[in-house]
């Protein structure tokens, strides 16, 4: 210098004007909307989309269903040992494969419990048997065809083994207000219906299902600041994932869905114009233009996967050259 491999970070900043929205503090009250519950209206300060917010593929927190009981079915995982709230995630390690290497991938238990599959070729694809030699004997050795001729291969074919799994989901659920028709018909049900995926057992104990018809679709909470929380750490333990200690921080909450628009300055990147330095590669400053891809929270968190413009940092591997 080039080519790789692994990991981490950024995803413009500041100022001004106007606009939207959450919080806090004032202010306002015989105000406005509404049937009510409840909501709105002014000023000041302050907060306001991501590394994936996407996928909905896993795992949970949380909420509800009496016990969330037992079993079958079903589903998931699969070398060993750890981490974690948990996981199909992560770490270390064994083995296998790929790579010169750094590294990467792994659907990695079981073939004497039982089934199933392998076109064509070939004598034959489960107990068979062509050719040559050999032997008492397809007994032994070799050869053809084929990916495979054998107590072989495939379990990413069914299956078996071990371990694990209650179900549904914030449109969960709780409360307030109002209105209506506590309606009609049929069926099931104390000989036990209904009872949060299917079936059975146990349990519970009174309504349940279908159709027609009528009323309502409003408001508040859940709901964002105490967290499995985030950031830092030349602290301790550990190979590591991580655990502990110490210090610091509080960080959107809409509800048909806010987080925007305009202007200026600066930084950075890209394109272009001419100038200077330089043998060249390239470098320096200036002018003009441009503003970036993938893409937008919706209860929240830990992962995995996918998409992606541009930039920065660190460790390691290989090659070439120079010292």
């Nucleotide at each position: 210098g080039a080519a790789g491999c692994c990991a981490g970070c950024c995803a413009g900043a500041c100022c001004g004007u106007c606009g939207c929205u959450g919080g806090u503090g004032c202010a306002a009250g015989u105000c406005c909307c509404g049937a009510a519950a409840g909501g709105g209206c002014g000023c000041a300060c302050u907060g306001g989309a991501g590394g994936a917010a996407g996928g909905u593929c896993c795992g949970g927190a949380c909420u509800g269903c009496a016990c969330a009981g037992g079993g079958c079915a079903g589903c998931g995982u699969a070398g060993g040992a750890g981490g974690u709230a948990a996981c199909a995630c992560c770490u270390c390690u064994c083995c296998a494969c790929c790579g010169c290497a750094a590294g990467g991938u792994g659907a990695g238990g079981a073939u004497c419990a039982g089934a199933g599959c392998a076109a064509c070729a070939g004598a034959g694809a489960c107990g068979a048997g062509c050719c040559g030699g050999u032997u008492c004997a397809g007994u032994c050795c070799g050869g053809g065809u084929g990916a495979a001729a054998c107590g072989g291969g495939c379990a990413a074919u069914c299956u078996c083994u071990a371990c694990g799994c209650g179900c549904a989901g914030c449109a969960a659920c709780a409360c307030c207000a109002a209105a209506u028709a506590g309606g009609c018909a049929c069926g099931c049900u104390u000989u036990g219906a209904c009872c949060u995926g299917g079936c059975c057992c146990g349990g519970c104990g009174a309504g349940c299902g279908u159709g027609c018809g009528g009323g309502u679709a409003g408001g508040u909470g859940g709901c964002a600041u105490c967290g499995a929380g985030c950031c830092g750490u030349u602290c301790u333990g550990g190979u590591g994932a991580c655990a502990g200690g110490c210090g610091g921080c509080c960080c959107a909450g809409a509800g048909g869905a806010a987080u925007g628009a305009c202007g200026g300055u600066c930084a950075c990147g890209c394109g272009u114009c001419a100038g200077c330095c330089g043998c060249a590669a390239g470098g320096c400053g200036g002018g003009c233009g441009u503003g970036c891809a993938c893409a937008g929270a919706a209860u929240c968190c830990g992962g995995c996967c996918u998409a992606u413009c541009g930039g920065c940092u660190g460790a390691c591997u290989u090659c070439a050259c120079a010292u």